[in-house]
Context: one part of a larger RNA
RNA sequence: CCAAGGCGAGGGAAUUCGGCAAAUUAGCCCUGUACCUUCGGUAGAAGGGGUGCCAAUCAUGAAAAUGAUUGGUCGCAGUGACAAGGGGGCCCCGACUGUUUAGUAAAAACAUAGGUGACAGCUAGACCGAAAGGUUGUGUAUUGUCGCUGAAUCCUGCCCAGUGUCGGUAUCUGAAACCCCAUUCCAACGGGACGAAGGACCGAUAAACGGCGGGGGUAACUAUGACCCUCUUAAGGUAGCGUAAUACCUUGCCGCUUAAUUGGCGGCUUGCACGAAUGGUCCAACGAGAGCCCCACUGUCCCCGCCUUGGGACCAGC
Numbered sequence: 001c002c003a004a005g006g007c008g009a010g011g012g013a014a015u016u017c018g019g020c021a022a023a024u025u026a027g028c029c030c031u032g033u034a035c036c037u038u039c040g041g042u043a044g045a046a047g048g049g050g051u052g053c054c055a056a057u058c059a060u061g062a063a064a065a066u067g068a069u070u071g072g073u074c075g076c077a078g079u080g081a082c083a084a085g086g087g088g089g090c091c092c093c094g095a096c097u098g099u100u101u102a103g104u105a106a107a108a109a110c111a112u113a114g115g116u117g118a119c120a121g122c123u124a125g126a127c128c129g130a131a132a133g134g135u136u137g138u139g140u141a142u143u144g145u146c147g148c149u150g151a152a153u154c155c156u157g158c159c160c161a162g163u164g165u166c167g168g169u170a171u172c173u174g175a176a177a178c179c180c181c182a183u184u185c186c187a188a189c190g191g192g193a194c195g196a197a198g199g200a201c202c203g204a205u206a207a208a209c210g211g212c213g214g215g216g217g218u219a220a221c222u223a224u225g226a227c228c229c230u231c232u233u234a235a236g237g238u239a240g241c242g243u244a245a246u247a248c249c250u251u252g253c254c255g256c257u258u259a260a261u262u263g264g265c266g267g268c269u270u271g272c273a274c275g276a277a278u279g280g281u282c283c284a285a286c287g288a289g290a291g292c293c294c295c296a297c298u299g300u301c302c303c304c305g306c307c308u309u310g311g312g313a314c315c316a317g318c
Stems, first nucleotide, its partner, number of pairs: 001311008010302002014300001019297001027051005036041001038151001052073009074078001086295005092289001093287002098110002114149007125136004154280002157212003162209002164205005171200003179192003213231005240274001241271001252268006
């Protein structure tokens, strides 16, 4: 000096991206327990007290034993070692238990129950195969396959112009073959008729892919604009939420928290560029998930010291 451990005056997160690491707590009995809530939970919430040994009495019991009360007694300390939760509050995301990058990621990703759409009446639909054949399934729409969403609560607005899908279609378009005409020695070539799918055309469909405006004026202070005009679109973003895991300007503004806060929380909100199953909002419980605060606790730090064990280096000897 390194590694693993032990102890530490006073302070107690001043350390640091961040309490990382360490410390605290801890078993059992009694007591007591808030907000919130889907009434199940939250909850071991939190907080407080007790705990050894000896003797007597009592209770239960068949006994073993267990429990209660009283008295005594020892220690710094009685779950005396080992073992053995730190706690609380706010908020984001995901409902939850679960799954995952074997060997840098365990998560907010995947899954999930639930919701919803599409296809399918069985010789089905979907899948494997060149076929024969096979799987779903010896199942039958309360079933099977595929897609999206992702518990529950409250909800899920407008647009079918584009793309897609489905349906229709008097007419138009629409290949080859067959047919007809013409031509030729025979043909090819040429012209015509017929006319499938598809397209044109008409319609439906957004929990299909997707999309959801601009300018000007206006109320008896000002400001704002319920209201009006105009251009324009397929329709012009509804409810709810909102400086957000989304906000460029931005450290927005106000409040709380701090001595001091680009942090956190609450509110406002003109949202560069939220928004309704590519789901919107809210949310009890849950989480080795992200952020913030408080209590307790501590060598994280002020500021380092000592000790134990092992190693290295150095010195000496062999």